[in-house]
Annotation
Model confidence (mean pLDDT): 86 of 100. Predicted 3D model of a 338-nucleotide part of an RNA (large-subunit ribosomal RNA, domain IV) from a Lachnospiraceae bacterium. It matches the Rfam family "Bacterial large subunit ribosomal RNA".
Context: one part of a larger RNA
RNA sequence: GCAUUGUUAAGGAACUCGGCAAAAUGACCCCGUAACUUCGGGAGAAGGGGUGCCUCAGAGAUGAGGCCGCAGAGAAUAGGCUCAAGCAACUGUUUAGCAAAAACACAGGUCUAUGCAAAACCGCAAGGUGAGGUAUAUGGGCUGACGCCUGCCCGGUGCUGGAAGGUUAAGAGGAGACGUCAACAGGAGCUUCGGCUCCUUGUGAAGCGUUGAAUUUAAGCCCCAGUAAACGGCGGCCGUAACUAUAACGGUCCUAAGGUAGCGAAAUUCAUUGUCGGGUAAGUUCCGACCCGCACGAAAGGCGUAAUGAUUUGAGCACUGUCUCGACAAUGCACCCG
Numbered sequence: 001g002c003a004u005u006g007u008u009a010a011g012g013a014a015c016u017c018g019g020c021a022a023a024a025u026g027a028c029c030c031c032g033u034a035a036c037u038u039c040g041g042g043a044g045a046a047g048g049g050g051u052g053c054c055u056c057a058g059a060g061a062u063g064a065g066g067c068c069g070c071a072g073a074g075a076a077u078a079g080g081c082u083c084a085a086g087c088a089a090c091u092g093u094u095u096a097g098c099a100a101a102a103a104c105a106c107a108g109g110u111c112u113a114u115g116c117a118a119a120a121c122c123g124c125a126a127g128g129u130g131a132g133g134u135a136u137a138u139g140g141g142c143u144g145a146c147g148c149c150u151g152c153c154c155g156g157u158g159c160u161g162g163a164a165g166g167u168u169a170a171g172a173g174g175a176g177a178c179g180u181c182a183a184c185a186g187g188a189g190c191u192u193c194g195g196c197u198c199c200u201u202g203u204g205a206a207g208c209g210u211u212g213a214a215u216u217u218a219a220g221c222c223c224c225a226g227u228a229a230a231c232g233g234c235g236g237c238c239g240u241a242a243c244u245a246u247a248a249c250g251g252u253c254c255u256a257a258g259g260u261a262g263c264g265a266a267a268u269u270c271a272u273u274g275u276c277g278g279g280u281a282a283g284u285u286c287c288g289a290c291c292c293g294c295a296c297g298a299a300a301g302g303c304g305u306a307a308u309g310a311u312u313u314g315a316g317c318a319c320u321g322u323c324u325c326g327a328c329a330a331u332g333c334a335c336c337c338g
Stems, first nucleotide, its partner, number of pairs: 001333008010324002014322001019319001027051005036041001038145001052067006068072001080317007087309002092104002108143007120129003146304004151234003156231002158227005165222003171216002176211005183203003186199005235253005262296001263293001274290005
């Protein structure tokens, strides 16, 4: 000097991002115990008192009297508490090795698919899971106890239903076109006048080949409806009241419809330390309000909510070497001397 442990006058969080760490509380018995509440809780709430030994009485519980110490749960082990707010109902789960949470799950809610050889899923298939189950069942999506609720929009996208019309594939169909070819016509040559031969000529039946219109024809798409606890969306400008200000009111444009209830500087508010109030001597945090919501909002749920939480935030009591501001001691290590 460092580490670990212990003690510390006066003060008592002045430390610090933050009471981190430490201290304090602690067992049992008795008294007593608030708001709130889902009536179970909250609650060991909080806050007080007691605890040893001896004698006597008593079956004992216990009672009466006495005794000692600074101290009687005599050492050790053994809740700190309260107030307010956010989030998540809860117990649970999670990043083996920087995150335990407000994230995940959850019971409950709701939508949707599925009638059984079920839907969904694995597999090329056979086959299997679902399930030796059967809609009070099983799969999928979202939400997430409970309480009060869950507004408007179906124009877009999706899904479901519809089938009149439009469009639409292969297939069916085969009008026609083209190629080829017998033959015929034409031309030239030869001729025994009967005809024969040749031709980069024309026409060209049937057949064969190539191509091919009309017509017929499904789902789909267009179309018509429904559907938002489907994906999603939920306005602007101008004017107006007998002070001023504001606008219940009016006008106008646009839209599928223009954000309802509730909440609101919020885990969301940029400006912002908004403004007012509370708490403090002093408060960018906190709590209560206001509403001008940059950019809350109703199952990507809205707002409340008792209980719960190694959760986050603010305040207080107790307590303390966290600090003012250090000091001392023990043990170990380092270092110095021998």